[in-house]
Context: one part of a larger RNA
RNA sequence: GAACGAACGCUGGCGGCGUGCCUAACACAUGCAAGUCGAACGGAGGCAAGGGGCUUGCUCCUUGCUUUAGUGGCGCACGGGGGAGUAACGCGUAGAUAAUCUACCUGAAGAUCCGGGAUAACAUCUCGAAAGGGGUGCUAAUACCGGAUAAGCCCACGAGGUCUUCGGACUUUGCGGGAAAAGGGGGGGACCUUCGGGCCUUCUGUCUUCAGAUGAGUCUACGUACCAUUAGCUAGUUGGUGGGGUAAAGGCCUACCAAGGCUACGAUGGUUAGCUGGUCUGAGAGGAUGAUCAGCCACACUGGAACUGAGACACGGACCAGACUCCUACGGGAGGCAGCAGUGAGGAAUAUUGCGCAAUGGGCGCAAGCCUGACGCAGCGACGCCGCGUGGAUGAUGAAGGCCCUUGGGUCGUAAAGUUCUGUCAAGGGGAAAGAAAUGCAUGGUGGUUAAUAUCCCCGCUACUUGACGGUACCCCUAAAGGAAGCACCGGCUAACUCCGUGCCAGCAGCCGCGGUAAUACGGAGGGUGCGAGCGUUGUUC
Numbered sequence: 001g002a003a004c005g006a007a008c009g010c011u012g013g014c015g016g017c018g019u020g021c022c023u024a025a026c027a028c029a030u031g032c033a034a035g036u037c038g039a040a041c042g043g044a045g046g047c048a049a050g051g052g053g054c055u056u057g058c059u060c061c062u063u064g065c066u067u068u069a070g071u072g073g074c075g076c077a078c079g080g081g082g083g084a085g086u087a088a089c090g091c092g093u094a095g096a097u098a099a100u101c102u103a104c105c106u107g108a109a110g111a112u113c114c115g116g117g118a119u120a121a122c123a124u125c126u127c128g129a130a131a132g133g134g135g136u137g138c139u140a141a142u143a144c145c146g147g148a149u150a151a152g153c154c155c156a157c158g159a160g161g162u163c164u165u166c167g168g169a170c171u172u173u174g175c176g177g178g179a180a181a182a183g184g185g186g187g188g189g190a191c192c193u194u195c196g197g198g199c200c201u202u203c204u205g206u207c208u209u210c211a212g213a214u215g216a217g218u219c220u221a222c223g224u225a226c227c228a229u230u231a232g233c234u235a236g237u238u239g240g241u242g243g244g245g246u247a248a249a250g251g252c253c254u255a256c257c258a259a260g261g262c263u264a265c266g267a268u269g270g271u272u273a274g275c276u277g278g279u280c281u282g283a284g285a286g287g288a289u290g291a292u293c294a295g296c297c298a299c300a301c302u303g304g305a306a307c308u309g310a311g312a313c314a315c316g317g318a319c320c321a322g323a324c325u326c327c328u329a330c331g332g333g334a335g336g337c338a339g340c341a342g343u344g345a346g347g348a349a350u351a352u353u354g355c356g357c358a359a360u361g362g363g364c365g366c367a368a369g370c371c372u373g374a375c376g377c378a379g380c381g382a383c384g385c386c387g388c389g390u391g392g393a394u395g396a397u398g399a400a401g402g403c404c405c406u407u408g409g410g411u412c413g414u415a416a417a418g419u420u421c422u423g424u425c426a427a428g429g430g431g432a433a434a435g436a437a438a439u440g441c442a443u444g445g446u447g448g449u450u451a452a453u454a455u456c457c458c459c460g461c462u463a464c465u466u467g468a469c470g471g472u473a474c475c476c477c478u479a480a481a482g483g484a485a486g487c488a489c490c491g492g493c494u495a496a497c498u499c500c501g502u503g504c505c506a507g508c509a510g511c512c513g514c515g516g517u518a519a520u521a522c523g524g525a526g527g528g529u530g531c532g533a534g535c536g537u538u539g540u541u542c
Base pairs, nucleotide, nucleotide: 001542002541003540004539006538007537008536009535010534013388014387015386016385017384018383019381020380021346026344027343028342030341031340032339035074036073037072040071041070043068044067045066046065047064048063049062050061051060052059053058054057081299083297090224091223092222093221094220095219096218097217100216101215105212106211107210108209109208110207111206112205113147114146115145116144122137123136124135125134126133127132153178154177155176157174158173159172160171161170162169163168183204184203185202186201187200188199191198192197225271226270227269232262233261234260237259238258239257240256241255242254243253244252274296275295276294277293278289279288280287281286301322302321303320304319324335325334326333327332352378354377355376356375360374361372362371363370364369391421392420393419394418401412402411403410404409425483428478429477430476431475440464442462445459447457448456486531487530488529489528490527491512492511493510497526498525499524500523501522507514508513
C1' cells in the first nucleotide's frame, strides 16, 4: 500500500447492488418448511333435481354437483441446512467398466386373456389417564394371489465365424426349460342385450423387450498439510482354489492351502484439516485462504443394525441402546430447528416469530388446480462496493468577533452578512403511472384421428382474465436555501505551527523518543494538513 463475512471509538443525508452467528455440530417455547390424485377404489357427510311410500314432514330410490377420513398410486433419496468427522480413491485431473444398475422421459416392436380369496374404511363390543390398541361382522380396487400365453428376455447345452488382455467378449444358428400385465375417462351410427352394458372409436394407463437420454455405483494412474523429539507395521494380514453374497470386479464374507504384503521415494503412529472452481495479495514466481455463488463429499441429538424402494441404510420415516427435555391417573408414553423466522446461552460480534406463490423452478394431477420459509420480494445493520447531495454566482467599510502581535499590523477571509439564481436529494401538497404476463378460460374456425359433422388432440384469431413487491420505480406541477459534516493528524519517518497551561508531574508513543519553568512531541485554544458520510484504532493475510 492492498484486502476483510470484521469488531471497537467518534460522527452520520439519500439511493442502487451485494452481504450479515467466523464463537456452543450448545439447548430449544411457538408457528410454518411435502404433499397430491375422486379420470384407481368402496364408503360417509352436505346441497340440488326427479320419482315412490305415507305417519305431511319424515323416509326410501335414482341422477348430478361438492367435501373428504380410509385403501391404492406417485412423490417424500429432490429442493433447503450447517462442516462435526475424514489426510482418504474423500477431492482434483485423466482414464477404465469385456465387472454394472437406472423410476419418471424419448424412439421402436409386441401384448393387455381366464379366474380366486381377503382387508381397511364402516358397524358393534371392549382395554387404556393418554399415546394407542384388541375381538366379532360386512365390502371394493390399477391392492394381493393362482393359472394361461410370450419373443429379439433369462438359464442350460451344441455348431460356425471374428476379436482377444487367453479369463473371455461379440455375432450367426439349432434344441430344451422358465418368467408378465389393470384398468380408467370422453363420444357414438348400425348389430347384440339380462337395459347395467357388450360392440365401435379415441385419449390415457399397465406388462415384456431393445435402443437412447439422464443419473448413479465400482476400479486405476498421478497430485493433495505438519511432526522422525513417531521406525518398524500387518493373521483376513498378502496371494491361490472351492463356495457364498452383490446390480456389479474384489478377502467383500467363509472353508482349505501357501507365507506372504507395506516401509527412509517415509510405512505405522500422532496433530491439524472437508476438497475443488475460486478469493486476497503480488510485476511475476509465489504466499495466504476456501464466507457469499457453483461442483463433489460426509453428517442430521449420540452410537448401532436394517426395512421399503429404481434409488436411502433415509434431516422434518421405522427399530434398539444412551444422554437430555416434557406429559402422567406412576401402569406407561412423547420429542429431536446443522430447514425459515424466533428464544436462551456463549461471544468483541452478526437481522423480521414479515408478504406472496405474480415470476422462475420442483412434487402430484388429463386438466382446472393444490402444495412449495426453494424462490421472488419487503424489513433491520454505513457491514462492503458504487453513485449523488449538503447549494451556484456576486459580494471589501477586508464588518463584528476569535487568535497572534515587534502595537505598525497580520490572520481566520469572499469566508460571513447583503444582493441575485437554481431545485439534484430528502420531507410536504397535488396529478399521472409502468415493464416484469408467458399462461388460463369461453365462442367460432383450420388440420389430424374416426363409420362419424360426436369426442379428443394440435395451431392461430377475438373477447375476458392472472402482480406479492406496490400506487413501487419512473415522470409532471407546486412551494422552499430551507432539512443534511465529520473524523484523524500537524517533532522526524510524513503533508501540516503558533500561543497558553503543566513542570520527569499529569501524560504521549508504530519506531526513534518527548515531559525536570520559554515543550511546534503532554492538555486546551487559534491556525493548518489529509480524507470525507465517513474517519481513525485494533485484529488477520499478502
RNAcentral holds the full RNA, with entries from ENA, Greengenes and SILVA. Small-subunit ribosomal RNA, 5' domain from an uncultured bacterium, 542 nucleotides, folded computationally.